A computed fold for a 73-nucleotide RNA from a Peptococcaceae bacterium, annotated as transfer RNA. Its Rfam family is "tRNA". Its family is annotated with triplet codon-amino acid adaptor activity in the Gene Ontology. It is annotated as a transfer RNA. The organism belongs to Peptococcaceae, within Bacteria. Model confidence (mean pLDDT): 80 of 100.

[in-house]
RNA sequence: GCCUCGAUAGCUCAGUCGGUAGAGCAGAGGAAUGAAAAUCCUCGUGUCGCUGGUUAGAUUCCGGCUCGAGGCA
Numbered sequence: 001g002c003c004u005c006g007a008u009a010g011c012u013c014a015g016u017c018g019g020u021a022g023a024g025c026a027g028a029g030g031a032a033u034g035a036a037a038a039u040c041c042u043c044g045u046g047u048c049g050c051u052g053g054u055u056a057g058a059u060u061c062c063g064g065c066u067c068g069a070g071g072c073a
Base pairs, nucleotide, nucleotide: 001072002071003070004069005068006067007066010025011024012023013022027043028042029041030040031039049065050064051063052062053061
């Protein structure tokens, strides 16, 4: 230098081949207990890495860039 994959909630990760984003864990509040742990109930304002483009509409499609992993030279 080139190619492939990835970047989504505090963390680990889903996400419908374009239609206003979710799970588990963590955290907060409550119930219960003499008090705790465990258990049960409730709770998400995330510029979907950044920036342009296409579209009536983009996490999703296209271009450029940044960061990470792997490969080729």